Overview
Small-subunit ribosomal RNA, 5' domain from an uncultured bacterium, 491 nucleotides, folded computationally. Its Rfam family is "Bacterial small subunit ribosomal RNA".
Context: one part of a larger RNA
RNA sequence: GGAUGAACGCUGGCGGCGUGGCUAAGGCAUGCAAGUCUUAGGGGUGUAGCAAUACAUCACUGGCAAACGGGUGCGUAACACAUUGGUAACCUACCUCACAGCCGUGGAUAACCUGCCGAAAGGCGGACUAAUACACGAUGGUCAGUACCUCGAAAGAGGCUACUGUAAAGCUCCGGCGCUGUGAGAGGGGCCUAUGGUCCAUCAGCUAGUUGGUAGGGUAACGGCCUACCAAGGCAAUGACGGAUAGCGGGUGUGAGAGCAUGACCCGCCUCACUGGGACUGAGACACUGCCCAGACUCCUACGGGAGGCUGCAGUCGCGAAUCUUCCUCAAUGGCCGAAAGGCUGAAGGAGCGACGCCGCGUGCAGGAUGAAGGUUUUAGGAUUGUAAACUGCUUUUGCACGGGACGAACAAAUGACGGUACCGUGCGAAUAAGAGGUUGCUAACUCUGUGCCAGCAGCAGCGGUAAUACAGAGACCUCGAGCGUUAUCC
Numbered sequence: 001g002g003a004u005g006a007a008c009g010c011u012g013g014c015g016g017c018g019u020g021g022c023u024a025a026g027g028c029a030u031g032c033a034a035g036u037c038u039u040a041g042g043g044g045u046g047u048a049g050c051a052a053u054a055c056a057u058c059a060c061u062g063g064c065a066a067a068c069g070g071g072u073g074c075g076u077a078a079c080a081c082a083u084u085g086g087u088a089a090c091c092u093a094c095c096u097c098a099c100a101g102c103c104g105u106g107g108a109u110a111a112c113c114u115g116c117c118g119a120a121a122g123g124c125g126g127a128c129u130a131a132u133a134c135a136c137g138a139u140g141g142u143c144a145g146u147a148c149c150u151c152g153a154a155a156g157a158g159g160c161u162a163c164u165g166u167a168a169a170g171c172u173c174c175g176g177c178g179c180u181g182u183g184a185g186a187g188g189g190g191c192c193u194a195u196g197g198u199c200c201a202u203c204a205g206c207u208a209g210u211u212g213g214u215a216g217g218g219u220a221a222c223g224g225c226c227u228a229c230c231a232a233g234g235c236a237a238u239g240a241c242g243g244a245u246a247g248c249g250g251g252u253g254u255g256a257g258a259g260c261a262u263g264a265c266c267c268g269c270c271u272c273a274c275u276g277g278g279a280c281u282g283a284g285a286c287a288c289u290g291c292c293c294a295g296a297c298u299c300c301u302a303c304g305g306g307a308g309g310c311u312g313c314a315g316u317c318g319c320g321a322a323u324c325u326u327c328c329u330c331a332a333u334g335g336c337c338g339a340a341a342g343g344c345u346g347a348a349g350g351a352g353c354g355a356c357g358c359c360g361c362g363u364g365c366a367g368g369a370u371g372a373a374g375g376u377u378u379u380a381g382g383a384u385u386g387u388a389a390a391c392u393g394c395u396u397u398u399g400c401a402c403g404g405g406a407c408g409a410a411c412a413a414a415u416g417a418c419g420g421u422a423c424c425g426u427g428c429g430a431a432u433a434a435g436a437g438g439u440u441g442c443u444a445a446c447u448c449u450g451u452g453c454c455a456g457c458a459g460c461a462g463c464g465g466u467a468a469u470a471c472a473g474a475g476a477c478c479u480c481g482a483g484c485g486u487u488a489u490c491c
Base pairs, nucleotide, nucleotide: 001491002490003489004488006487007486008485009484010483013361014360015359016358017357018356019354020353021319026317027316028315030314031313032312035064036063037062040061041060043058044057045056046055047054048053071272073270081196082195083194085192086191087190090189091188092187095185096184097183098182099181100180101179103137104136105135106134113126114125115124116123117122141166143165144164145163146162147161148159149158150157151156170177171176198244199243200242205235206234207233210232211231212230213229214228215227216226217225247269248268249267250266251262252261253260254259274295275294276293277292278291297308298307299306300305325351327350328349329348333347334345335344336343337342364394365393366392367391374385375384376383377382399428400427401426402425403424404423408418435480436479437478438477439476440461441460442459446475447474448473449472450471456463457462
């Protein structure tokens, strides 16, 4: 000098775009943050109707979603990440394409009704009923398995025949929407591999599922992943093992570069969800606002027993030098559900607060000497503040008032939270708007007074003991300017 998610002091007019719990992964009141489909199904309630039925609404069965989106950086030195390859060792709901199919039957169960237990949370029994819920049968393939054949060192790949196994669901406003099997694609994921990136050797030896094999189990899949048996291996000074620290990358800061430092915001990946453990469901989880167990904590209780998890958005206490609104809207973009209409969406779009940062604008412009007054200084003449002010003329960015008023809306119409915002026009009036730090040298800027090694200053050198340009006040000056300084950290 540059930089910052900054903080502190003094000061503070406006706008745009960003950004804002770096500390206690400490505790949380309250509200909201994941639902949707009645064109899968049977009902309850209400309205209309004589009824059939239609509409509305509610829970229940069922489907899809809830594994995304949002947050965090605790853990992790590891195939976690980045880059490079591999998977003949694998999976993939929804979507797209291709081929083929959708036949028949059955028994339940929730809701509703009813009996009962419980303070509650909730639970038990009886009777009835439906389905795209469940089960059985049929058919069937290029699907799966076994045998056989070919190729191959093997793992395995391919082929034909035979045997065996295995599918489906309907709804409809008649347009469609779905369902089953197989293959292909797209996108997504699992696993493996080589290489790379911290410190400590005052950590030197580490290891028993340990290293390999055989057999089996397990998985979508290879594998000590797991089990039994057999062998005795495996790693390490090219740093094993241990300890400390740490999410990784794209990037960011600085620097001429090499490098050094760093990983906030944004993007990708990983990780966690009160703490520890576990599985269930599912295409996908070992699942932030699912389940079970244990623990700590908080709350309710009729003392028998229950309920909860903000590292989602706001907000609150605590901690701290320190970090915001319990706001508006689904109008746009995107997501989920739905045939659609549409519903939900603290994702997102916006507004609010903070000079926290960057950028832009303003606080007037021109004229004006007798160089007014006042201040400061003086060798008492003067000098300086200083064209500065007054005064004269002008302008109106900004401000205030009034009027007009969007783009963002795609998709025929309708539809805008932001927002009566931006912007435009008219009027008024210099009106509403300047400070901070410094002035011995480094380093741009000097005098007077006070003080007297005191009080104090200070980044370094150093100032102060009676003429202090270095302390304190004043005037003048210098620098930057809605900021200016200080502190901390990095280059």